[in-house]
RNA sequence: CGCAGCUAAAGGCAAACCCGUCGCGAGGCGGGGACGCAAAGCCACGGGACCUACGAGGUCGGCCGGGUUACCUGC
Numbered sequence: 001c002g003c004a005g006c007u008a009a010a011g012g013c014a015a016a017c018c019c020g021u022c023g024c025g026a027g028g029c030g031g032g033g034a035c036g037c038a039a040a041g042c043c044a045c046g047g048g049a050c051c052u053a054c055g056a057g058g059u060c061g062g063c064c065g066g067g068u069u070a071c072c073u074g075c
Base pairs, nucleotide, nucleotide: 002075003074004073005072012037013036017032018031019030020029021028022027035062041068042067043066045065046064047063048060049059050058051057
């Protein structure tokens, strides 16, 4: 540097649900909580789903693809 994630360890994230808060809403954020995750880190670029005040508007990265950065282990 490339490929892979069967095993182990360190560390990480956090669904449902509950509380607070923001938003018309989809949903976001903070706290609790763990179903899961090897990118469940980041980016709405393509597809998809969803919301709407229908705007050339918005939400979802834990639906798939793509881009990009990165820990550990193995080859």